[in-house]
């Protein structure tokens, strides 16, 4: 000093003027009420006011309502092994396969001997199989070739893939026929929780696709804040019809059981109001310390309250700092530094709240490694 | 803000449970025909929305992203 690689943080600051949105408070005025109080409005005063993604709606969840409960199917989601968490398809630490000289990264990563399917065209042959080229050996014949017959699948060709793979011996020619290595499959023995992994031993051993149906283990109501709760207002509690005390109908689809159950439940067509208040912000919450854990994180001390909008708020202007970038000059070998002036300053805004994943994102800082150079 | 769909020649759809992409109109070009519509015929015309996976192969299965397009109050 150059290229890497893994993590994390800011992502304009300061100061005035104006100008929005909410809480808490004095001080008046008005309206309501029996009273506490409420509710509009004027004028102080404190003090608050979008993000790492506030997206995308891919995942878990909290809350809420479907009505009492409970079982089973079907559906639907996950998939190596052990932790973490409210829970997860997410984190965190390990085993496997693969990638890269590393540092490090990727895996949708259970099961093809439960069954069923599918492997196009090519090629003899693609579920247990077979010989197009072809190699050996015998016989025969019209003898540089042809026939028949037995043996082979080592070689060559077709393909994404065709009888574990390299080598060597052996053979009539060959083949796990033998041998040594390797892979795979069974077994036994040690280490771990466990995935797995190490070592001996053995007979030789046709495949792939489950992001094909399916099989197995584990999980699993269902709508969703526009969910629901209350107020007030108008209009037509209008009109048809289906089904019902022989039980309609009661947590998404089927079934079973138990309860519950009637001026009932349930659809169509029409008619009104498109108004206010809640839910709405104290949290599996943040931030520091200490113990424990390889780490995700847990527990336990102190601290702190940090938007609640509703046509949807934080804006806008002034100046001074400053970030990158261009052009001029100066000081400098190289590089860097100052100074003027211009230009720009990413991605983009809460809408019931949390935990994740994804995805956009100018510019910039910090922090472990690696790897190549080159000095000491 | 939440929910639920699409996306394929220039146009309008199809494309099964993956074997190497179609139909109809339109344009074009010949034939008939006094011309022209009708009819016959013939050849073209494609990043299947984009990327990245799985497989021997993806238009189609899966995964992320672009773009369009519907639903989602009460009261009786």
């Nucleotide at each position: 000093c150059a290229a890497g690689c893994a993590g994390g943080c800011c992502g304009g600051g300061u100061g005035g003027c104006c100008g929005c949105c909410g809480u808490u408070u004095u001080a008046g005025a008005g309206g309501a009420g029996g009273a506490a109080u409420c509710c509009u409005u004027u004028a102080g005063a404190a003090g608050g006011g979008a993000g790492g993604a506030a997206a995308g709606u891919c995942c878990g969840g909290g809350c809420u309502c479907c009505a009492u409960c409970g079982g089973g199917c079907a559906g639907g989601g996950u998939g190596c092994u052990g932790g973490g968490u409210a829970a997860c398809a997410c984190c965190c630490a390990g085993g496997a396969g693969g990638g890269g000289c590393g540092a490090c990264c990727c895996u949708a990563c259970g099961g093809a001997a439960a069954g069923u399917g599918c492997c196009a065209c090519a090629g003899a042959a693609a579920c247990c199989a077979u010989a197009c080229c072809g190699g050996c050996c015998c016989g025969c014949c019209u003898c540089c070739g042809g026939c028949g017959g037995g043996c082979c699948a080592a070689g060559g060709g077709u393909g994404a893939a065709a009888u574990g793979g390299u080598g060597a011996g052996g053979u009539a020619a060959g083949a796990g026929c033998u041998c040594a290595c390797c892979a795979g499959c069974g077994g036994c023995u040690g280490a771990g929780c466990g995935a797995u992994c190490a070592g001996c031993c053995g007979g030789c051993u046709g495949g792939g696709c489950a992001a094909a149906c399916c099989c197995c283990a584990c999980c699993u109501g269902g709508a969703g804040c526009a969910a629901g709760a209350c107020c007030a207002a108008a209009u037509a509690g209008g009109a048809g019809g289906a089904c019902g005390c022989u039980g309609a109908g009661g947590a998404g689809g089927c079934c079973c059981g138990a309860c519950c159950g009637a001026u009932g439940u349930c659809c169509u067509c029409g008619g009104g109001u498109u108004g206010g208040u809640u839910g709405c912000u104290u949290g599996a919450c943040c931030c520091u310390g200490a113990u424990g854990g390889c780490a995700a994180c847990a527990u336990u001390a102190g601290g702190g309250c940090u938007a609640g909008a509703u046509a949807g708020a934080u804006g806008g202007u002034c100046a001074c700092c400053g970030g990158u970038c261009c052009u001029u000059c100066c000081u400098g070998u190289a590089c860097a530094g100052g100074a003027a002036g211009g230009a720009u300053g990413a991605c983009a805004g809460a809408a019931c709240c949390c935990g994740g994943c994804u995805u956009a994102c100018a510019g910039g800082c910090c922090u472990a490694c690696u790897u190549g150079g080159g000095c000491c | 803000g939440g929910g639920c769909c699409g996306a394929u020649a220039g146009c309008u759809c199809a494309g099964c449970c993956g074997g190497u992409a179609g139909a109809g109109c339109a344009a074009c070009g010949g034939c008939c025909u006094u011309u022209u519509a009708a009819g016959c015929c013939g050849a073209u015309g494609g990043u299947c929305c984009u990327g990245g996976g799985u497989u021997c192969g993806a238009g189609u299965c899966c995964c992320a992203g672009u773009c369009g397009g519907c639903c989602c109050a009460c009261c009786a």
Notes
Predicted 3D model of RNase P RNA and transfer RNA as a complex of 452 nucleotides. It holds a member of the Rfam family "Bacterial RNase P class A". By type it is a ribozyme. The coordinates come from a structure-prediction model, not an experiment, and the mean pLDDT is 76.